The RNA shown here (small-subunit ribosomal RNA) has 1442 nucleotides and comes from Pseudoalteromonas sp. Gp-4-15.2.1. Its Rfam family is "Bacterial small subunit ribosomal RNA". Rfam links the family to the GO terms ribosome and structural constituent of ribosome. The coordinates come from a structure-prediction model, not an experiment, and the mean pLDDT is 86. Lineage of the source: Bacteria > Pseudomonadati > Alteromonadales > Pseudoalteromonadaceae > Pseudoalteromonas.
RNA sequence: GCAGGCCUAACACAUGCAAGUCGAACGAGAAAACGCCUUCGGGCGUGAUUAGAGUGGCGCACGGGUGAGUAACGCGUGGGAACCUACCCUGAGGUACGGAAUAACGGCUGGAAACGGCUGCUAAUACCGUAUGUGCCCUACGGGGGAAAGAUUUAUCGCCUUAGGAUGGGCCCGCGUCGGAUUAGCUUGUUGGUGGGGUAACGGCCCACCAAGGCUCCGAUCCGUAGCUGGUCUGAGAGGAUGAUCAGCCACACUGGAACUGAGACACGGUCCAGACUCCUACGGGAGGCAGCAGUGGGGAAUAUUGCGCAAUGGGGGAAACCCUGACGCAGCCAUGCCGCGUGAGUGAAGAAGGUCUUCGGAUUGUAAAGCUCUUUCAACGGGGAAGAUGAUGACGGUACCCGUAGAAGAAGCCCCGGCUAACUUCGUGCCAGCAGCCGCGGUAAUACGAAGGGGGCUAGCGUUGUUCGGAAUUACUGGCCGUAAAGGGCGUGUAGGCGGUGUGAUCAGUCAGAGGUGAAAGCCCUGGGCUCAACCUGGGAAUUGCCUUUGAUACUGUCAGACUAGAGUUCGGGAGAGGGUAGUGGAAUUCCCAGUGUAGAGGUGAAAUUCGUAGAUAUUGGGAAGAACACCGGUGGCGAAGGCGGCUCUCUAGACCGGUACUGACGCUGAGGCGCGAAAGCUAGGGGAGCAAACGGGAUUAGAUACCCCGGUAGUCCUAGCCUUAAACGAUGAGCACUUGGUGUGGCGGGUAUCGACCCCUGCCGUGCCGAAGCUAACGCAUUAAGUGCUCCGCCUGGGGAGUACGGUCGCAAGGCUGAAACUCAAAGGAAUUGACGGGGGCCCGCACAAGCGGUGGAGCAUGUGGUUCAAUUCGACGCAACGCGAAGAACCUUACCUGGAUUUGAACUGCUAGAGACCGGUGCAGAGAUGUACCUUUCCUUCGGGACCCUAGUAGAGGUGCUGCAUGGCUGUCGUCAGCUCGUGUCGUGAGAUGUUGGGUUAAGUCCCGCAACGAGGCGCAACCCUUGCCCUCUGUUGCUACCGGGUCAUGCCGGGCACUCUGAGGGGACUGCCGGUGAUAAACCGGAGGAAGGUGGGGAUGACGUCAAGUCCUCAUGGCCUUUAUGCCCAGGGCUACACACGUGCUACAAUGGCUGGUACAAAGGGUUGCAAAACCGCGAGGUGGAGCUAAUCCUAAAAAGCCAGCCUCAGUUCGGAUUGGAGUCUGCAACUCGACUCCAUGAAGUUGGAAUCGCUAGUAAUCGCGGAUCAGCAGGUCGCGGUGAAUACGUUCCCGGGCCUUGUACACACCGCCCGUCACAUCACGAAAGUGGGCUGUACUAGAAGUCACUAGGCUAACCCGUAAGGGGGGCAGGUGCCGACGGUAUGGUUCAUGAUUGGGGUGAAGUCGUAACAAGGUAGCUGUAGGAGAACCUGUG
Repeated sequence: GCAGGCCUAACACAUGCAAGUCGAACGAGAAAACGCCUUCGGGCGUGAUUAGAGUGGCGCACGGGUGAGUAACGCGUGGGAACCUACCCUGAGGUACGGAAUAACGGCUGGAAACGGCUGCUAAUACCGUAUGUGCCCUACGGGGGAAAGAUUUAUCGCCUUAGGAUGGGCCCGCGUCGGAUUAGCUUGUUGGUGGGGUAACGGCCCACCAAGGCUCCGAUCCGUAGCUGGUCUGAGAGGAUGAUCAGCCACACUGGAACUGAGACACGGUCCAGACUCCUACGGGAGGCAGCAGUGGGGAAUAUUGCGCAAUGGGGGAAACCCUGACGCAGCCAUGCCGCGUGAGUGAAGAAGGUCUUCGGAUUGUAAAGCUCUUUCAACGGGGAAGAUGAUGACGGUACCCGUAGAAGAAGCCCCGGCUAACUUCGUGCCAGCAGCCGCGGUAAUACGAAGGGGGCUAGCGUUGUUCGGAAUUACUGGCCGUAAAGGGCGUGUAGGCGGUGUGAUCAGUCAGAGGUGAAAGCCCUGGGCUCAACCUGGGAAUUGCCUUUGAUACUGUCAGACUAGAGUUCGGGAGAGGGUAGUGGAAUUCCCAGUGUAGAGGUGAAAUUCGUAGAUAUUGGGAAGAACACCGGUGGCGAAGGCGGCUCUCUAGACCGGUACUGACGCUGAGGCGCGAAAGCUAGGGGAGCAAACGGGAUUAGAUACCCCGGUAGUCCUAGCCUUAAACGAUGAGCACUUGGUGUGGCGGGUAUCGACCCCUGCCGUGCCGAAGCUAACGCAUUAAGUGCUCCGCCUGGGGAGUACGGUCGCAAGGCUGAAACUCAAAGGAAUUGACGGGGGCCCGCACAAGCGGUGGAGCAUGUGGUUCAAUUCGACGCAACGCGAAGAACCUUACCUGGAUUUGAACUGCUAGAGACCGGUGCAGAGAUGUACCUUUCCUUCGGGACCCUAGUAGAGGUGCUGCAUGGCUGUCGUCAGCUCGUGUCGUGAGAUGUUGGGUUAAGUCCCGCAACGAGGCGCAACCCUUGCCCUCUGUUGCUACCGGGUCAUGCCGGGCACUCUGAGGGGACUGCCGGUGAUAAACCGGAGGAAGGUGGGGAUGACGUCAAGUCCUCAUGGCCUUUAUGCCCAGGGCUACACACGUGCUACAAUGGCUGGUACAAAGGGUUGCAAAACCGCGAGGUGGAGCUAAUCCUAAAAAGCCAGCCUCAGUUCGGAUUGGAGUCUGCAACUCGACUCCAUGAAGUUGGAAUCGCUAGUAAUCGCGGAUCAGCAGGUCGCGGUGAAUACGUUCCCGGGCCUUGUACACACCGCCCGUCACAUCACGAAAGUGGGCUGUACUAGAAGUCACUAGGCUAACCCGUAAGGGGGGCAGGUGCCGACGGUAUGGUUCAUGAUUGGGGUGAAGUCGUAACAAGGUAGCUGUAGGAGAACCUGUG
């Protein structure tokens, strides 16, 4: 700048304005003021063609508002005939003569008011009569009816009749126009006719009579909702949603009813009546209607000024001037929308300061700012100043616009930054506070919360909320589906409907084409023009996919006519079949009854018991009764539409198939409703009842067991008649037709060939299976019997739960069936397939896993660790295996982390800087528990003379922490497991996850190897091998080792010389590889056996630990993020504690004895260690030990005695000559120190314990068992631990079972992966819903009552100017009041329908953190599950039957 602005209460409204005008229709007619006169009372004139009011005319039916009602000819569109139309235009004709009133006004009078009453006067373009009457109207065709108004300035304007036009309107019709069937029947003026009435006009519009019709599944009636349209929003379109502004139509005007006037109304700012509400009142009565413009209250999330002007446009009146106009033109308010513009531009690195982050180097904010140089749009101020106005007149408005002045000056916000989605860091917080459109963030390192810095987006706006369309092919017309995801009706028959074979002709309804009419304007689109541009305005065009009329085309569809035989059907012959109904009949078996034989059990189960049996069961033999079901044949065989159908025979009956002949001539397919059939269970009545068997009783099982198992047992199961009508009624696959590679079975019929014949073989049709091509499918899978490709028709689906529930309707005897929602709630529910994991699934295999053995543990005493308890503290960690003789290879102090007490604060240890002072260290004394304090003594080096090294004090950075977090981490470790697995590249397969390889057949200790194979490889990580050790041999070496040979010596000894053969030492080699032979095996890999060999099939042992799992363990080894602490959670010291002790557990030691104990004698190792050490001989001591010190830095010396063993002797089965705990006493050693709290020795003491319950551990050979020796740690302390050798077994049938593991396969509702998942009752809280004695509203039907206003009709004895008769009186005619009748609103009574709200109580449902009870389901879920039905039960559920 342009536009828009009560979407809610059609709720109520104060105040003002929104419809008047005409003196050129008429009568009457002031006042103020001014002038003049005056007898002062006043009068006259002007004002005055006045104001105001009245009669009369026109207007008030337009314009303006609103959307309540209306599902309707209301609207839209296109047609139609039986109509009206004031003012306006055109044509024709006329406008003559009379009459009676009345308002205003005057008088009297009622009332508070509103408003009247009586009487008197008066005018007209008001009213009435007569005449004329072209034309007009009526008519029975003779006739009859029927008009006017004047004004005046003399030029016009009017008036009457009539014809036509224009405009506007009334009426009728075709088509289109929301949802609900849990609304299926509606209708009596209803449908039609005849005759009237009424209307401007057709018509049941109204009335009388007659007929009995009319509408409806192509949705009547009823209920709910709604003004309709041009258009608007969205969308590719088709559609969907919508109906503000603007334009057309309709409806309404406080609510309901009614008419009057008028050309037009049943009238927004008119009348009457009724009702509600508000106001006035003198209480008697009155007044009012903003859904006009402003405005007020109210409601609401929410919507403006009680403005200016008739200047323009338009409207009303008038001859006109003019008046009126809240229409309209303008202004005001609102970022409500659209459009345009500004808030500055250039330059500017010391990359300023500040902020933020930081790896402390820097980075970023950022050319951003400042600074410098410019510009002035908008706003401000000053000046000028329109168009809009054809003659006058400008509200807007001193506005738009133009010029000038000053100065960067006055002018930027909002949202967001986890992904979707453009944009990241720090701090705070700590499942809190909070965020959130969806997924989801937050439990101490939050890019998700809050803040900050930075960044992204848009910009005078930005974000949120709500609404509509889109995306959504997620209602699918365009353009979806239905085997398993939601979805095929249980099956047939058939009505309406839909669809329909091959020729010919006709027609032209559908269809197609041309032309004409219409499809208002505005809008959208295209193209011009006008505002500086744009928004906006405006000219022209196109479009308006529609409807109507008309002309043509005739292939297809339809219709009509007439043909055809390929679909369908009829007919003849043939055989197949558990197809259906009825009647009869047969044998086996079960049970029962009778009789015989016979005796103690039988039966039943996992095992038992209830039960039956000595009153004779079971078993067995014979006879009899009864009911039900039909073994074998029997078969993915047959029949039937499905449910379903099974001994045999007769009979009645339906359908299908094959082969043939003739005939009918589209007769067909499907099928909403309808009708029929329809397993099992169940129901009614009557029979029947052998077996079986819900319920029920009993016995078991169990924690319980309302179950599974067992013993009984009633309905029922069977028949007849009648109901019920549901199933996982399944091929989870509707019916029909056609087409589209194959293979192989099987049932029925036929043809060919062949045969003596049955077969076999080839082939046609119909049925029924399997496997598979193309194709389809999300995949699984389907595949001529389609889930492929097409056509036709029907049914059905639209997220899960609530729920197949509630309510309603309907069917049923009932049970219940059919139809079938909503509130609320969730973000999923579901399908198929994949990889894992798991299974009280399967297969194969391994392991001291079981079994076979040997020895232990669990019982005792002690040691040690842990739990618990205690305590000032009993420091901390480790918790199934895989914590518990573990960290700890060694707690008296120290260690030490804990406790008590005493000290200390830049600190005990470390680094830098600043300032000051000085050596520091060391020694001695005193106080003290000590740390520490204090006194005394002693005391430097280098130097460029500034100072430095060192140390002390003070300060500052900062140290320190065995404080927390192993769920922030690194590293290390445990475990599955030395189990044989775990992966990758390329290729191939799959839409994909993924698969294949790695599976399979063998084999192995082994994913070890071989073979096969859409896999080929990597040898990639593992296995194996390479490494160490041990076992045999060889070579070399030869002291400290060895000593065969030679020599010497000794009581004796490699003691000595020589020697290096042997042993040995320690270097290097050899050797073993299934290499050889035989057998088995696929001729392979390999296995079995054998030879040789020291050793044989990885010779024994060790080191070596894949991808990963356990948030496994460790912040107390170490390292480390974050947090916490800083006169303490740091550091120093003394003492105490870690060593406690009712008890429980783990790991060990020693035993319980004779395979032993004790005493004496005597033999044989290996591997280690030793100078802060090992220590010999010798001596002392009973002993621990002491004295001593040779030798040894070690193949030299020492430790060092090995022990079991062997040889003798004693003990003789006992709490002992077993066992050694405990305690008393005395000692030794280490150490500053053995009290709490060391080890050892001697003497004395001499406890429990006599082989260990349930349970449980180790071990397969130089192993178990048993025996001693050594080392580390360490001052001292070993029953622990790590090593060493000596002696030296038993057993393994085997893999069923327990445990663990590997591979393949299967199921899965698990994936935190079975320590999983998950169901129902109960309890509590909360939410919505249903039922309910009722209660209260809304709408509405029927019947009756009542009857305002008013129209119409009748009446009219009361009243009455115009005309007629009459001189008059009076009469007639006409009219009116009043009365009556029909209709009739509000209302009343009664009784229904429908809907909403509410209701004690009650019912189930949803949701909720960790509640209770069980364990139903998912694995064979531990009784397979699911299902219709019936019964039962705390609950999930259990049981019967199909």